[in-house]
About this RNA
Predicted 3D model of an 86-nucleotide RNA (Glycine riboswitch aptamer) from Octadecabacter ascidiaceicola. It matches the Rfam family "Glycine riboswitch aptamer". Rfam describes the family as follows. This family represents the bacterial glycine riboswitch. The sequence was found by an Rfam model in a public genome assembly. Its mean pLDDT, the model's own confidence on a scale to 100, is 76. Taxonomically the source falls in Octadecabacter (Bacteria, Alphaproteobacteria, Rhodobacterales, Roseobacteraceae).
RNA sequence: AUAUCGACUUUGGGAGAACCAACCUAGUUGGUGCCGAAGGAGCAACCGCCCCGGAAACUCUCAGGCAACCGGACCGACGUCGUUAC
Numbered sequence: 001a002u003a004u005c006g007a008c009u010u011u012g013g014g015a016g017a018a019c020c021a022a023c024c025u026a027g028u029u030g031g032u033g034c035c036g037a038a039g040g041a042g043c044a045a046c047c048g049c050c051c052c053g054g055a056a057a058c059u060c061u062c063a064g065g066c067a068a069c070c071g072g073a074c075c076g077a078c079g080u081c082g083u084u085a086c
Stems, first nucleotide, its partner, number of pairs: 002085002005082004010077004018032006033066003039062001040060003046054002
């Protein structure tokens, strides 16, 4: 100096699902329904020599959410640090 992988800051993108009623017309409350992409739980293809263990965007919907904002798994970019290779 180059490349691999990981973490983090900043930054760009980033889905789904709603009606009804009441009220002080403001978002709340209630009823019913719904969504899957924070988090959480379950199954296990697979990884792992065995054990232990890890493990999905599948399943559940506890939590969360169903105008916008916010949040948001995940993807990209700059940068920093670390790791590995030469």